[in-house]
Molecule: Bacterial RNase P class A
Organism: Actinomycetota bacterium
RNA sequence: GGAGUCGGCCGGGCGGCCGCGGCAAGGAAACUCGCCGAGGAAAGUCCGGACUCCGCAGGGCAGGGUGCUGGGUAACACCCAGGCGGGGUGACCCGCGGAAAGUGCCACAGAGACAGACCGCCCACCGUUCGAGACCGGGCUCGGUACCGACGGUCUCGAGCAGGGGCAAGGGUGAAACGGUGAGGUAAGAGCUCACCAGCGGCCGGGUGACCGGCCGGCUGGGCAAACCCCACCCGGAGCAAGGCCGAGCAGGGAGCGGGUGGCCCGCCCAACGCUCCCGGGUAGGCUGCAGGAGGGUCGCGGUAACGCGGCUCGCAGAGAGAUGGCCGCCACCCGGCGGCUCGCCGCCGGGACAGAAUCCGGCUUACAGGCCGGCUCCUCCA
Numbered sequence: 001g002g003a004g005u006c007g008g009c010c011g012g013g014c015g016g017c018c019g020c021g022g023c024a025a026g027g028a029a030a031c032u033c034g035c036c037g038a039g040g041a042a043a044g045u046c047c048g049g050a051c052u053c054c055g056c057a058g059g060g061c062a063g064g065g066u067g068c069u070g071g072g073u074a075a076c077a078c079c080c081a082g083g084c085g086g087g088g089u090g091a092c093c094c095g096c097g098g099a100a101a102g103u104g105c106c107a108c109a110g111a112g113a114c115a116g117a118c119c120g121c122c123c124a125c126c127g128u129u130c131g132a133g134a135c136c137g138g139g140c141u142c143g144g145u146a147c148c149g150a151c152g153g154u155c156u157c158g159a160g161c162a163g164g165g166g167c168a169a170g171g172g173u174g175a176a177a178c179g180g181u182g183a184g185g186u187a188a189g190a191g192c193u194c195a196c197c198a199g200c201g202g203c204c205g206g207g208u209g210a211c212c213g214g215c216c217g218g219c220u221g222g223g224c225a226a227a228c229c230c231c232a233c234c235c236g237g238a239g240c241a242a243g244g245c246c247g248a249g250c251a252g253g254g255a256g257c258g259g260g261u262g263g264c265c266c267g268c269c270c271a272a273c274g275c276u277c278c279c280g281g282g283u284a285g286g287c288u289g290c291a292g293g294a295g296g297g298u299c300g301c302g303g304u305a306a307c308g309c310g311g312c313u314c315g316c317a318g319a320g321a322g323a324u325g326g327c328c329g330c331c332a333c334c335c336g337g338c339g340g341c342u343c344g345c346c347g348c349c350g351g352g353a354c355a356g357a358a359u360c361c362g363g364c365u366u367a368c369a370g371g372c373c374g375g376c377u378c379c380u381c382c383a
Stems, first nucleotide, its partner, number of pairs: 001379010012331007020037004025032002039354001043365002046363005051239004063235005068082005083096005097230002102228002104224003118171002120167003125164002127161011141150004179197006198220001200217007243288004252279007261271003295314008333352009
């Protein structure tokens, strides 16, 4: 200098004018003044909790979730450290219970997808053909003629065929084909035997553990669990429109009073009506929950780390149709266009990412113009 990998951070600045929400002060009011006022993701609402109400003797079943090991945490599907496997020259990245309990599935192709033989290889065995030899026979036919040969039968040896049979090494199919490589062995072959490697089991040693190392043994039992399932652990339901307090008006109940009305008349009786007071439930509405919290910063200590403990310090949005905005000037950065030129600068114009609190907190994931910082790796060059 180039290429890469991991982690952290910023998300324009200053000033002026107009405006919005909250709190506090002044004022009779109009209003004035002061302070504070979005994010790293406030987002998706995917996990986990706090909080609230309802339910609940205890245990089990069903259902759901998580899934290498150890630790952290209020908890987690998060984080840290480690283990094993895979990728990368490397920094580093990705994945993770059990397929030897059982059931199921494995498209197309292929003989065969836990079961087979299409091509192929072999002829040990059965069968069969030919040749040679040995032995036996005298029933048929023939030739020499009381025997021999052809003949018939049996056996041995050799050569062939591939119907039965043996094999699964090689070819071929496939994403995947019955441990891999080599040697011996065999009719041909094969863990059939042997050596090494992989896997499995046992023992010994190390580690809290996942697991690692060594020795021995027999001989090999494909993949899928985001298929059912098995094992271990966890899980009651609904959610701030949760919930709590206050509470007009109207309707309802009660008491008192009233003068007329009705109960054919009267009455200290009854009914309806009017006024006043009281009552509980509860609508509109108001207050609360609701901003001091698993809080932020910094220092020290413990821990490899995540994190924990302690000291000091800070006060930091709070609406309820939902505030946090707009304009102007200057500066900085980036992008695009145009122009100039002393060719890498200058000038002019235009434009600035994703997005936006709503009970709160811890995570994950996703989006993001542009920029800054740090650790580490590889290559090349120079000293």